[in-house]
RNA sequence: CAGAACUCUGGAAAGUUUUUUAAUAAACACCGAAGGGGUAAUUUUUUGUUAUCUAUUAAUAACGAAAAAAAUCUCUCAGGUAAAAAGACAGAGCAGGA
Numbered sequence: 001c002a003g004a005a006c007u008c009u010g011g012a013a014a015g016u017u018u019u020u021u022a023a024u025a026a027a028c029a030c031c032g033a034a035g036g037g038g039u040a041a042u043u044u045u046u047u048g049u050u051a052u053c054u055a056u057u058a059a060u061a062a063c064g065a066a067a068a069a070a071a072u073c074u075c076u077c078a079g080g081u082a083a084a085a086a087g088a089c090a091g092a093g094c095a096g097g098a
Base pairs, nucleotide, nucleotide: 001096006093007092008091009090010089015028017027018026019025029081030080031079035077036075037074038073042068043067044066045065046064048063049062050061051060052059
């Protein structure tokens, strides 16, 4: 200097709901910060449409269509709603390079 992985530390939200209820399952009600989906400006493409120019081809511009394109926004599929575990993100370090 560097940030794919690894180590340590910090790290929010929402039900200790009900069903004989521990686990699991079901029902109703919730959360957004594992993961995942959607979305802007913009860029690219075009046997499309219109306009300008022109003898014509062509060229230019606008619109349409298609593709790409971010999140802490949004969806709530997944995950989660005592503790534990997990946890986006952040700090420090280490591998590595000069």
Annotation: The RNA shown here (Glycine riboswitch aptamer) has 98 nucleotides and comes from a soil metagenome. The prediction has a mean pLDDT of 77. Rfam family: Glycine riboswitch aptamer. Gene Ontology term of the family: glycine biosynthetic process. The model forms 89% of the base pairs in the Rfam consensus.